[in-house]
RNA sequence: AAACUGGAGAGUUUGAUUCUGGCUCAGAUUGAACGCUGGUGGCGUGCUUAACACAUGCAAGUCGAGCGAGAAAGCUUCUUCGGAAGUGAGUAGAGCGGCGCACGGGUGAGUAACGCGUGGAUAAUCUACCUAGAAGACUGGGAUAACAGUUGGAAACGACUGCUAAUACCGGAUACGUCCUUGUUUUAUUUCAAGGGGAAAGAUGGCCUCUGUUUCAUGCUUUCACUUCUAGAUGAGUCCGCGUUCCAUUAGCUUGAUGGUGGGGUAACGGCCUACCAUGGCGACGAUGGAUAACUGGUCUAAGAGGAUGAUCAGUCACACUGGGACUGGAACACGGCCCAGACUCCUACGGGAGGCAGCAGUGGGGAAUAUUGCGCAAUGGGGGAAACCCUGACGCAGCGACGCCACGUGAGGGAUGAAGGUUUUCGGAUCGUAAACCUCUGUCAGAAGGGAAGAAACUAGAUUGGUACAAUAUGCCAGUCUACUGACGGUACCUUCAAAGGAAGCACCGGCUAACUCCGUGCCAGCAGCCGCGGUAAUACGGAGGGUGCAAGCGUUAAUCGGAAUUACUGGGCGUAAAGCGUGCGUAGGUGGUUUACCAAGUCAGGUGUGAAAGCCCACGGCUCAACCGUGGAAUUGCACUUGAAACUGGUAAACUAGAGUCCUGGAGAGGGUAGUAGAAUUCCCGGUGUAGGAGUGAAAUCCGUAGAUAUCGGGAGGAAUACCAGUGGCGAAGGCGACUACCUGGACAGUGACUGACGCUGAGGUACGAAAGUGUGGGGAGCAAACAGGAUUAGAUACCCUGGUAGUCCACACUGUAAACGAUGGAUACUAGAUGUCGGGUGGCAACAUUCGGUGUCGUAGCUAACGCAUUAAGUAUCCCGCCUGGGGAGUACGGUCGCAAGGCUGAAACUCAAAGAAAUUGACGGGGGCCCGCACAAGCGGUGGAGUAUGUGGUUUAAUUCGAUGCAACGCGAAGAACCUUACCUGGGUUUGACAUCCUGCGAAUCUCUCAGAGAUGAGAGAGUGCCCUUCGGGGAAUGCAGUGACAGGUGCUGCAUGGCUGUCGUCAGCUCGUGCCGUGAGGUGUUGGGUUAAGUCCCGCAACGAGCGCAACCCCUAUUGUUAGUUGCUAACAGGUGAUGCUGAGCACUCUAGCGAGACUGCCCGGGUUAACCGGGAGGAAGGUGGGGACGACGUCAAGUCAUCAUGGCCCUUACGCCCAGGGCUACACACGUACUACAAUGGUGCAGACAAUGGGCAGCUACGCCGCGAGGCCAAGCGAAUCCCAAAAACUGCAUCCCAGUCCGGAUUGGAGUCUGCAACUCGACUCCAUGAAGUUGGAAUCGCUAGUAAUCCCGGAUCAGCAUGCCGGGGUGAAUACGUUCCCGGGCCUUGUACACACCGCCCGUCACACCACGAAAGUUGGUUUUACCCGAAGUCGUCGAGCUAACCCUUGGGAGGCAGGCGCCGACGGUAGGGCCGAUAAUUGGGGUGAAGUCGUAACAAGGUAGCCGUAGGGGAACCUGCGGCUGGAUCACCUCCUUU
Repeated sequence: AAACUGGAGAGUUUGAUUCUGGCUCAGAUUGAACGCUGGUGGCGUGCUUAACACAUGCAAGUCGAGCGAGAAAGCUUCUUCGGAAGUGAGUAGAGCGGCGCACGGGUGAGUAACGCGUGGAUAAUCUACCUAGAAGACUGGGAUAACAGUUGGAAACGACUGCUAAUACCGGAUACGUCCUUGUUUUAUUUCAAGGGGAAAGAUGGCCUCUGUUUCAUGCUUUCACUUCUAGAUGAGUCCGCGUUCCAUUAGCUUGAUGGUGGGGUAACGGCCUACCAUGGCGACGAUGGAUAACUGGUCUAAGAGGAUGAUCAGUCACACUGGGACUGGAACACGGCCCAGACUCCUACGGGAGGCAGCAGUGGGGAAUAUUGCGCAAUGGGGGAAACCCUGACGCAGCGACGCCACGUGAGGGAUGAAGGUUUUCGGAUCGUAAACCUCUGUCAGAAGGGAAGAAACUAGAUUGGUACAAUAUGCCAGUCUACUGACGGUACCUUCAAAGGAAGCACCGGCUAACUCCGUGCCAGCAGCCGCGGUAAUACGGAGGGUGCAAGCGUUAAUCGGAAUUACUGGGCGUAAAGCGUGCGUAGGUGGUUUACCAAGUCAGGUGUGAAAGCCCACGGCUCAACCGUGGAAUUGCACUUGAAACUGGUAAACUAGAGUCCUGGAGAGGGUAGUAGAAUUCCCGGUGUAGGAGUGAAAUCCGUAGAUAUCGGGAGGAAUACCAGUGGCGAAGGCGACUACCUGGACAGUGACUGACGCUGAGGUACGAAAGUGUGGGGAGCAAACAGGAUUAGAUACCCUGGUAGUCCACACUGUAAACGAUGGAUACUAGAUGUCGGGUGGCAACAUUCGGUGUCGUAGCUAACGCAUUAAGUAUCCCGCCUGGGGAGUACGGUCGCAAGGCUGAAACUCAAAGAAAUUGACGGGGGCCCGCACAAGCGGUGGAGUAUGUGGUUUAAUUCGAUGCAACGCGAAGAACCUUACCUGGGUUUGACAUCCUGCGAAUCUCUCAGAGAUGAGAGAGUGCCCUUCGGGGAAUGCAGUGACAGGUGCUGCAUGGCUGUCGUCAGCUCGUGCCGUGAGGUGUUGGGUUAAGUCCCGCAACGAGCGCAACCCCUAUUGUUAGUUGCUAACAGGUGAUGCUGAGCACUCUAGCGAGACUGCCCGGGUUAACCGGGAGGAAGGUGGGGACGACGUCAAGUCAUCAUGGCCCUUACGCCCAGGGCUACACACGUACUACAAUGGUGCAGACAAUGGGCAGCUACGCCGCGAGGCCAAGCGAAUCCCAAAAACUGCAUCCCAGUCCGGAUUGGAGUCUGCAACUCGACUCCAUGAAGUUGGAAUCGCUAGUAAUCCCGGAUCAGCAUGCCGGGGUGAAUACGUUCCCGGGCCUUGUACACACCGCCCGUCACACCACGAAAGUUGGUUUUACCCGAAGUCGUCGAGCUAACCCUUGGGAGGCAGGCGCCGACGGUAGGGCCGAUAAUUGGGGUGAAGUCGUAACAAGGUAGCCGUAGGGGAACCUGCGGCUGGAUCACCUCCUUU
């Protein structure tokens, strides 16, 4: 100098957000266990479970210097060979006696207690051994074990007789003090006096100075031992203050209980025990009871405060097989002592005995789990001894275990061809990777060899020096020096040398949290998972591999504790809506409390003293090479006690004050409460009159009432209940609540003025009172209303909503109940903190308006607060005091228990189990049988259809060998398919084929190619013939193209996945929307802009505005069409001129017109009037071919539907490869009880038929369109011009017009079906084409519910053309002809847009979600009982044993008169008393037929209760009812949407 050093968060509720709130993770730790792995050393540590049972060995002995007695083997000597002697040896072993065995060691069962901790008390006590001091140790005696003999018993162990010793035992003497008794005295067991009781032991060594009988000890002396006392030290006992777990679903407990007196007992106080007396004692500051537990220093964690814990080490306690008991002793009611009882084990000769590892090892058992039947007393410590020494499983060491902490190693440097190999790949590469190989070097650890400590200093013995005891040079003692002796560990630590990179790396993880990524396999399987969650064919999440990350001789997992968790909040939380304010008052205990002064000093603060053991933590220094570990010193131990002070604050005492609180007086306001009476309006009923057919009721009806006279109306009467208007975010009350008027009784608040009391205040656990509605009991009453109930409707049903009736009840009295959304979802009190504006009751000023003040009651709003919403002087702001309550959701306000109630039920109030959420506020969407505004052939107004018939066509279904596949609400269904007889064709049957029908590469042969014959259904197979080309050439040949054969790479697949994809398409929707940048607002999601006022087809435009701008969409730009100009003029056209014909632009000619097709013009709200905000724009008008985007088309924002398509095409992955590929023939896609969609034709007279006549446009044409002519009834055939087309052809347009006929019928309508005969196409019309002619002549007479299209050249109607195509449209695409009706309007249906509102929806209403029932599983409750534990009451039995008593039997020490006595023992009895028993309770478990609800489960059943106005607003309490959610009545709440009104507020 130091001892101070320290505080992180994340995942998960949602579409997203903020908050609340739980769950989970990252950290540290452990006496651990398990899995995989394992080189070395040091230091620690190791039955947490069965206080379960224990074989075997050891764990407490020692002393001959207390005592008597005393072997044997062996050896030696002698021997008569029998033995003897000596030695062993006064040894071993045993006994008497002393001390020790109460320490040390183990364990934690019991104990919630003065047990422990801490601090005190002991004047209420003891203390062996030890230390100091004082005094003493005199004199006698009788036994007894050992031993010997006899004897019992299996044994254990005895019994009897006899002998003997002591530091064993006993008597006497002496005895300060102590003790006892009596007296005196004292506050006192305080003092004094007298009397009485009461000790002892010797031993060893030495010596002969003294004494004495030989010796030597009876003498002396040393040391040890002994007795008494006084102190000390140590240890122990007892008492007290404070602290010490949970449960109140344990609230009352107690009879030696509380106290007193006498006695007893103890070392000692005391009900500790006993007799008597009194009636106390404890408890909400938690008694009693129950559960659990040894306590502490400490240990783990934490920033700390705390929380958890009590292994090892240390202190205390308790226990020693279980229960009880005493003995001995200084100390025990005694782990390795005794007695008894019990359970268990062992021995037994069955008579009886023995035992207690929770000592160290060890065994079995239990368990996830915990070691050697080791060495040594060398060290430290303990017992005995004078000592040597003996004993010591205490202890020191070693062994086993990665169980923990610490330390070390498994090599270091160089080394790129970036080797091989693995993995991956976009095939280029990348990565493992300087990693390896290879070169150079080092030597820790392990191995081998050699050396080699410290731990040892003592005791003791010997020698010696000094001092001392003594008569003493002997001996002893004390102190010192020298010498000798002692090591389990262990030949260990350590050191040196040798050899050699040689022997030494694993484990977990890699979706996020959380550091670390790819491939393969698998396919909601197998599996993973701490939470969220992965896995259903491309899994960084499963399993494997490669790579990577982290730690490392370990790494993970599991279990457990603290932390994070401010998630029990003292430090440090909350309660309007998230969990949470008692329904409200009064008030007890308690808590808390205004101003001033004085005193006290309990709290408080400061100083000092004692204690707070050691170890540990922390600091410094030191020792092991470092560290762990250890040593020394310090700091700290925040506490307790004592003591000395201070006096501000709290407290206490005393005195005072008036601002809090209260009293008196005056005054007004009020649905405050209670009792009695009175009044009018209305409903109903009864009576009477008038009067006649309806009334009532509803969405519509019916039940119901009425011709027996209702309803209506008038008059009279009865009865009950409630009090219109006034009436008001007005008033009063603590809350519930209170509403006509009058009287009486009565509570409270308020205002004003003075006077008085003098802190009397606030809050309030328990307690007590009041407490809506419903409900209960008894008795009344009963008009209306109305649970239940009945009937009628509605409905799929309707136990409901609606209607007609109707009973409890509603009303009164008395008595219960005690709950509500009992709400402001906001406890009470006090103080402080901007305002504005209403209203109620007072006061003051003022003429008034008004201003001001006090008390209530509203609204808005600043600061502040809040997660936000919101609150805001009536706080949810800022503070203080007191009470109540909360701690994830469900289970559950349930069960059990208690308590209250007549009952219904109330109050109190869990757990198992289960989930990862449940929730609050706000945001964006979506939705609403919410609102507002607007649009659309959406409705309405119209026209024509579909749905009925027949046929065509598509689909479903069915059938089939196959009926190939796809499309499936709108947005599939005359769709892919713009055309299935073969082909197509993908399907089926059969026959073939395998490098393939098709592509590329290689080899060989041959040009290619063409023709024919045979077999076959054909594919195909076999054969014959013709033909030999092009380019180059060194003439050998080679090449290109093509064919055949062979080989393998590969081809091929209309096989699967449109939920792996591209591309394309549909749809919302040609709807007007969808977004961004910057800024601003909000904690944030997000908002603003984009909303608002107008306007538009339009987010179109204008105005306003915390917004200002911008993008994709709208519109415009493009095409067609309507008008016109210009240019051009054939194949088009033909006005004029000319020619010609039967007729025609037929010809000349012309380009004027029509037309063709290029380029232009034109339309822009440009102009006028009016409206509108001087705007945008709208209405009207002019002009114009066209007028307000002129008409039509192309064009489709961000996105939605995992929409459609792998079968157009492309494509990832998977699958097939003599087949799922390819070829061929035939069949099928064309089937047919049926259902649906889309069309055609009709049902007729606005028509059919016949005859005659008129007018188009778009288009197409050479494998084609085909004129004219002839033939055929006709389809068509034959012949044959023209035209690659503004020229020729298809080609006739039809509806229409005119004339004629039919005359309302299954027809002269309609044309299906069928028979016959044909034509055409085609290789081929059977399955299966179209058309023609003749004959046949079905259904059908305008179509139910329902439903579709269309707003103008549109609907309707009529024909024409084209694509596909050999042939085959009623379909599709296009063209023109004729050509309407209607739109008042936006209430309703559908769809859409914008704003707003509600929401429990977000897969977004095709959403969410409730309950019964059925099934499976799980935990729990009840339960006739059964069973166990614990505790208790009464009684019975009564061992051992202490105590008391008796003691006839027995009896050594003392006394004696010798008889005996005293004393003792056995034994008997008594009190108490363990185990045990009987009877009855309490409490706690286990189990149980059956039963009850609860929870969880895959796509079960019935309904639809809730969320939107959830389709009857919902919810709370209560009562009744019902399969169920629920329904209904009564009262309450808004946590109800919408519209209107009232009031208040804000702004103008």

Description
Predicted 3D model of a 1548-nucleotide RNA (small-subunit ribosomal RNA) from Desulfobaculum bizertense. The coordinates come from a structure-prediction model, not an experiment, and the mean pLDDT is 84. The RNAcentral record of the sequence draws on ENA and SILVA. Its Rfam family is "Bacterial small subunit ribosomal RNA". Gene Ontology terms of the family: structural constituent of ribosome and ribosome.